RNA sequence: GGGACGUUGGCUCAGUCGGAAGAGCACUCGGCUACGGACCGAGAGGUCGGGGGUUCGAGACCCUCACGUCCCA
Numbered sequence: 001g002g003g004a005c006g007u008u009g010g011c012u013c014a015g016u017c018g019g020a021a022g023a024g025c026a027c028u029c030g031g032c033u034a035c036g037g038a039c040c041g042a043g044a045g046g047u048c049g050g051g052g053g054u055u056c057g058a059g060a061c062c063c064u065c066a067c068g069u070c071c072c073a
Stems, first nucleotide, its partner, number of pairs: 001072007010025004019056001027043005049065005
């Protein structure tokens, strides 16, 4: 220099044909317990990497930039 894949709560990841974002773990509160853990119930937590475009509507489609992993040179 060229190419492929990835970037979504604190972490690990889903999100199908564009209809407006979810799970597990962690965290907080409550229950249970002699006390913890485990288990059960509830809750909080997201500019979906940045910018632009298409669209009535974008996490998703298009362009561009940044970062990460891998391959080629």